[in-house]
RNA sequence: CGCAGGAUGGAGCAGCUUGGUAGCUCGUCAGGCUCAUAACCUGAAGGUCGUUGGUUCAAAUCCAACUCCUGCAC
Numbered sequence: 001c002g003c004a005g006g007a008u009g010g011a012g013c014a015g016c017u018u019g020g021u022a023g024c025u026c027g028u029c030a031g032g033c034u035c036a037u038a039a040c041c042u043g044a045a046g047g048u049c050g051u052u053g054g055u056u057c058a059a060a061u062c063c064a065a066c067u068c069c070u071g072c073a074c
Stems, first nucleotide, its partner, number of pairs: 002072006010026004020057001028044005050066005
């Protein structure tokens, strides 16, 4: 150099195929419960979806280039 997969709250992942308000689990914070902690229950905060352009009324999703990570082959 070639091929394939991946990048989405603090962590691990879905959502992309079929464009239309970004979700799940854990974690964090607050409250409840408890003598207290854990567990359990309720609520909240936290994302401009790797970057930059393009298409579109509308892009995490479609298109192009680039960056990074993993694997295969050499």